[in-house]
Context: one part of a larger RNA
RNA sequence: UUGGGCGUAAAGGGUGCGCAGGCGGUCUAUUAAGUCAGAUGUAAAAUACCGAGGCUCAACCUCGGGGAGCAACUGAAACUUUUAGACUUGAGUUAAGGAGAGGGAAGUGGAAUUCCUAGUGUAGCGGUGAAAUGCGUAGAUAUUAGGAAGAAUACCGGUGGCGAAGGCGACUUUCUGGACUUAAACUGACGCUGAGGCACGAAAGUGUGGGGAGCAAACAGGAUUAGAUACCCUGGUAGUCCACACUGUAAACGAUGAGUGCUAGGUGUCGGGGGUCAAACCUCGGUGCCGCAGCUAACGCAUUAAGCACUCCGCCUGGGGAGUACGUUCGCAAGAAUGAAACUC
Numbered sequence: 001u002u003g004g005g006c007g008u009a010a011a012g013g014g015u016g017c018g019c020a021g022g023c024g025g026u027c028u029a030u031u032a033a034g035u036c037a038g039a040u041g042u043a044a045a046a047u048a049c050c051g052a053g054g055c056u057c058a059a060c061c062u063c064g065g066g067g068a069g070c071a072a073c074u075g076a077a078a079c080u081u082u083u084a085g086a087c088u089u090g091a092g093u094u095a096a097g098g099a100g101a102g103g104g105a106a107g108u109g110g111a112a113u114u115c116c117u118a119g120u121g122u123a124g125c126g127g128u129g130a131a132a133u134g135c136g137u138a139g140a141u142a143u144u145a146g147g148a149a150g151a152a153u154a155c156c157g158g159u160g161g162c163g164a165a166g167g168c169g170a171c172u173u174u175c176u177g178g179a180c181u182u183a184a185a186c187u188g189a190c191g192c193u194g195a196g197g198c199a200c201g202a203a204a205g206u207g208u209g210g211g212g213a214g215c216a217a218a219c220a221g222g223a224u225u226a227g228a229u230a231c232c233c234u235g236g237u238a239g240u241c242c243a244c245a246c247u248g249u250a251a252a253c254g255a256u257g258a259g260u261g262c263u264a265g266g267u268g269u270c271g272g273g274g275g276u277c278a279a280a281c282c283u284c285g286g287u288g289c290c291g292c293a294g295c296u297a298a299c300g301c302a303u304u305a306a307g308c309a310c311u312c313c314g315c316c317u318g319g320g321g322a323g324u325a326c327g328u329u330c331g332c333a334a335g336a337a338u339g340a341a342a343c344u345c
Base pairs, nucleotide, nucleotide: 003317004316005315006314007299008298012313014200015199016198017197021193022192023191025087026086027085028084029083033080034079035076036075037074038073040071041070042069049065050064051063052062053061054060090190091187092186093185094183095182096181097180102176103175104174105173106172107171108170109153113149114148115147116146117145118144119143120142124135125134161168162167205246206245207244208243209242210241214240215239219235220234221233222232257312258311259310260309261308262307265290266289267288268287269286270285271284272283273282274281294301295300318345319344320343327338328337329336330335
């Protein structure tokens, strides 16, 4: 609960697509559902409200008056709606371009790490605050040559780019999505939002089968310490990687939902276009910083708004109990979603 809000106080759904629903550009005519006006009926009486009056006042009593709402009627036509027609600025198509770690698949490369083999070589190496565990005379560490494997792609690299979000970074080929610019040929409101629904969704985790270099929960040992189930060190298994399937959560953050219009500027940068010999300059789209009006409790935000407005969706309503219990749905499980109350301050 007809209110006020949601960057940080409680509160924006993790993100998109989209059925229903809500909302919807300009002009002409039409309609009369909404809307407005008039008159009619009804709205029992009492009570209540307003105005008079009667009991000396009041309570009390009497008289008069008024109302939405509903129904049918007669009108009005600005706005919303209906129908018909038209338009091009919203939206889309087309043509020509350039940019990009956007996505899927296949292939290839170099550096590094570890391991294996061989050579050189000898007593240490490693590690730390200091040590020790550990490795090493069965030849380690170091160094040279060859080989194997898996994972990640230095420099370029940038408040640079791309993507709806999660996210994406070596190179080549192939398939493929989107955005942007210019032209203004075409369609002619085809739009916005979106409860349910569907799809996507980091990491960890789960199932089956592979793979396993490095790293590394658990675990073991060495230290530290009063203790040390830690921080440090030596090892090390799941996992990290691949394929397929599941899970569906994050400080999934800009802690800021999406869309449209309007409201000083300055400066950097990315991708286009115009302009120029080259510049300056102008312009469209992104991405940053500063800053006016305005907003804000302040911090701050400020044409990428948290300003001024409108449309649609989600959400909040004191702290704890509690994102718990119960029920239901989903899941192999872990658990996820939905989501209270008693009590207490």